[in-house]
Context: one part of a larger RNA
RNA sequence: GAUUGAACGCUGGCGGUAUGCUUAACACAUGCAAGUCGAACGGCAGCAUGUCUUGUAGCAAUACAAGAUGAUGGCGAGUGGCGGACGGGUGAGUAACACGUAGGAAUCUACCCUAAAGCGGGGGAUAACCCGAGGAAACUCGGGCUAAUACCGCAUAAUCUCUGAGGAGAAGAGCUGGGGCAACCUGGCACUUUAGGAGGAGCCUGCGUCUGAUUAGCUAGUUGGUGGGGUAAAGGCCCACCAAGGCGACGAUCAGUAGGUGGUCUGAGAGGAUGAUCACCCACACUGGGACUGAGGCACGGCCCAGACUCCUACGGGAGGCAGCAGUGGGGAAUAUUGGACAAUGGGGGCAACCCUGAUCCAGCAAUACCGCGUGUGUGAAGAAGGCCUUCGGGUUGUAAAGCACUUUAGGUGGGGAAGAAGGUGUGUGGUUUAAGAGAUAGCACACUUGACUGUACCUACAGAAUAAGCACCGGCUAACUCUGUGCCAGCAGCCGCGGUAAUACAGAGGGUGCAAGCGUUAAUC
Numbered sequence: 001g002a003u004u005g006a007a008c009g010c011u012g013g014c015g016g017u018a019u020g021c022u023u024a025a026c027a028c029a030u031g032c033a034a035g036u037c038g039a040a041c042g043g044c045a046g047c048a049u050g051u052c053u054u055g056u057a058g059c060a061a062u063a064c065a066a067g068a069u070g071a072u073g074g075c076g077a078g079u080g081g082c083g084g085a086c087g088g089g090u091g092a093g094u095a096a097c098a099c100g101u102a103g104g105a106a107u108c109u110a111c112c113c114u115a116a117a118g119c120g121g122g123g124g125a126u127a128a129c130c131c132g133a134g135g136a137a138a139c140u141c142g143g144g145c146u147a148a149u150a151c152c153g154c155a156u157a158a159u160c161u162c163u164g165a166g167g168a169g170a171a172g173a174g175c176u177g178g179g180g181c182a183a184c185c186u187g188g189c190a191c192u193u194u195a196g197g198a199g200g201a202g203c204c205u206g207c208g209u210c211u212g213a214u215u216a217g218c219u220a221g222u223u224g225g226u227g228g229g230g231u232a233a234a235g236g237c238c239c240a241c242c243a244a245g246g247c248g249a250c251g252a253u254c255a256g257u258a259g260g261u262g263g264u265c266u267g268a269g270a271g272g273a274u275g276a277u278c279a280c281c282c283a284c285a286c287u288g289g290g291a292c293u294g295a296g297g298c299a300c301g302g303c304c305c306a307g308a309c310u311c312c313u314a315c316g317g318g319a320g321g322c323a324g325c326a327g328u329g330g331g332g333a334a335u336a337u338u339g340g341a342c343a344a345u346g347g348g349g350g351c352a353a354c355c356c357u358g359a360u361c362c363a364g365c366a367a368u369a370c371c372g373c374g375u376g377u378g379u380g381a382a383g384a385a386g387g388c389c390u391u392c393g394g395g396u397u398g399u400a401a402a403g404c405a406c407u408u409u410a411g412g413u414g415g416g417g418a419a420g421a422a423g424g425u426g427u428g429u430g431g432u433u434u435a436a437g438a439g440a441u442a443g444c445a446c447a448c449u450u451g452a453c454u455g456u457a458c459c460u461a462c463a464g465a466a467u468a469a470g471c472a473c474c475g476g477c478u479a480a481c482u483c484u485g486u487g488c489c490a491g492c493a494g495c496c497g498c499g500g501u502a503a504u505a506c507a508g509a510g511g512g513u514g515c516a517a518g519c520g521u522u523a524a525u526c
Base pairs, nucleotide, nucleotide: 001526002525003524004523006522007521008520009519010518013373014372015371016370017369018368019366020365021331026329027328028327030326031325032324035082036081037080040079041078043075044074047073048072049071050069051068052067053066054065055064056063057062089284090283091282099208100207101206102205103204104203107201108200109199112197113196114195115194116193117192118191120154122152123151129144130143131142132141133140134139160169161168162167174189175188176187177186178185179184210256211255212254217247218246219245222244223243224242225241226240227239228238229237259281260280261279262278263274264273265272266271286307287306288305289304290303309320310319311318312317337363339362340361341360345359346357347356348355349354376406377405378404379403386397387396388395389394410467412462413461414460415459416458420453423449424448425447426446427445428444429443431441432440433439470515471514472513473512474511475496476495477494481510482509483508484507485506491498492497
C1' cells in the first nucleotide's frame, strides 16, 4: 500500500447492489418447512345440491321446518399408487480413491424418449365399518362383513433367463371419453415383456493433495493362490484349505491438524495466504449400532435397540430430537423478522383444473462492504462584529458571514403510472386420428382472466436554502504552528522519543492539514 463475512470509539442525509453466528456439531418453548391423486378402491364423518315422506302457512305456485336417501358435487378417516433418497442445513468426522485430473471394465437404473410385442381367464383374503375386550394415556387385542390398478395361481409369450443345446422357466390392471338398441367400433392415460437411448448411480486404477523422525520399523485376513459364498457388479468383501508373503528413509506405522475443488486475497510475476457468499463433489443429522421398505437409503422432519438429556404419567408405561425457516436461552468483541406470496423460476402429485412447496421470489433490520448522489450556486470589502495572535502599527479567521440575485437534485406534499404474464378458461376456425360433422389433440383468431413485491420503478406539479458534516492528525518519519495551562507531575507514544518554568510532542483554544457519510483504532493476510 492492498484486502476483510470483521469488531470497537466518535459521528451519521439518501439511493442501488451485495453480504450478515467466523464462537457452543451447545440446549431448545411455539408456528410453519412433503405432500398429492375420487380419472385405482370400498365407502359417507362433515359441507352443499337433488329426490322422496311428513308437518306448518297458503286456493295454488311456493316458502319454511323435521326426517329419509351416496342419487350428484365433493370428501374427514381408511386400502392402494407415486413422491417423502430431490430440494434445504451444517462441516463434527475424514490425510482417504475423500477430492482434483486422466483413464478403465465386471454393473444397476423409477419417471422420460425411440422401437417391437402383448394386455386372456380365474381365486382367496384384508383395512375401513360393526360388535366386544384391555389401558390413565400412547395405543393394542379378539370376532364378523366388504372392494380394488392391493395379493396369488392358471393360460399364452419372444430377440428374455437357465441349459447337458434336447429342452425347461418366467408377465400383466384397469380407469376414463365418444358413437351404437346391442354385439361391437374408436380415442386418451395407465399396465406387462424385450431392445436401444438420455440423464443418474455404484466399482477399479495412474498421477497430485498439510506438519512432525524429539514417531523407524509396521502387518495375521496380514500378502498371494485354489475352491466356494455373497453382491446389481470385479475383488480377502466373507469363508475353508494351501503357500509365506506384503509395506517402509522415494518416510511405512504413529501422532497432530484439516472437509476437497472451481475459486478468493495479495503480488510485476514466481509465489504466499485462504476455502464466507455462488457452483461441483464428499460426509453428517441428539450419541453409538442395526437392518426393513424401495429403482434408488442403511434414510435430517421413517423404523428397531442401547445411551445421555428433556417432558407426560393413574408409577404399570409412554413422548421427543431446529447442523430446515423464523424465533428463545447460553457462549461471545460480534452477526437480522416468531414478515408476505406461490405472481415469476423450479420441484412433487394429478388427464386436467388445481393442491403442496420457510426451495424460490420479495419485503423488514444493520454505514457490514462496494458504487452513485446530496448537504447549495453566483455575487458580495465597510476587508463588519466576535474569536485568536500581536512588535499595539496591525495581522488572521476571510468572500468566509451578512446582504443581493438564482437553482430545487435528494427529502416533503399532490397527480399520473409501467415491465416483470408465459400461461389458464371459453367460443370460433382449421390440420391429424377415426367409419364419423362424436371424442381426443398440434396451429391460428377473439373474449374473459392470473402480480406477493406495489400504487413499486419511472414521469410530473408545488413550496422553500429550506431538512442534511463529521472524524483523525499538525516534533521527525509525514501534509499541517501559535498562545495559554501544567512543571519528569498529569499525561503522550507505531519507531525515534517528549514532560524537571519560555513544551510547535501533555491538556485546552485559535489557526491549519488529510479523508469524508464516514473517520480513526484494534485484529488478520499478502
Molecule: small-subunit ribosomal RNA, 5' domain
Organism: metagenome